c-di-GMP-I riboswitch aptamer, 78 nucleotides, folded computationally.
Its mean pLDDT, the model's own confidence on a scale to 100, is 82.
It matches the Rfam family "c-di-GMP-I riboswitch aptamer". From the family's description: GEMM was predicted in a large-scale screen for bacterial structured RNA regulatory elements.
The sequence was found by an Rfam model in a public genome assembly.

This record gives sequence, C1' cells and structure tokens, in this order.
RNA sequence: GCGACGAAACGGCAAACCCGGCGCAAGCCGGGGGCGCAAAGCCGCGGGUCCCGGUCUCGGGACGGCCAGGCUACCGAA
Repeated sequence: GCGACGAAACGGCAAACCCGGCGCAAGCCGGGGGCGCAAAGCCGCGGGUCCCGGUCUCGGGACGGCCAGGCUACCGAA
C1' cells in the first nucleotide's frame, strides 16, 4: 500500500412517535425525536412487500432500515 475484517476514536445517518405540509393511496418532504446502523452513502435493471387502476395477468406508482447485487467511501486494534 492492497484485500478481508470491525475494537477504539472523530464524525455521520436516523426507526417508532409528535407537529406542519404534499399525495386517492402505498408513502414522501421539513422540524422535533432516537430504536438502531460500519456503508442505514448512491443506484434500482433481480426477487419480495405494499398502493391505485384494470380484471386474467396488464398498466402506473411506493419501500429499498426485507433479501441479493452494482458503484463509491472515513478510521485502523485484534
């Protein structure tokens, strides 16, 4: 230095819930909050779940903090 790995530290993110706003809905955005997270950073083209329409398997959408995957990245003990 690289890969794997995840102790410590500096920092980071932010579940439920509450308030305000948006959406038919799933859900999203901002503020508070903090259950957790070593990629809980980014992506969405595999699967899954959910919503709306349609009705026989089709169209549109949501999550990605459900699984798997791609790309990128801080620190450095065993």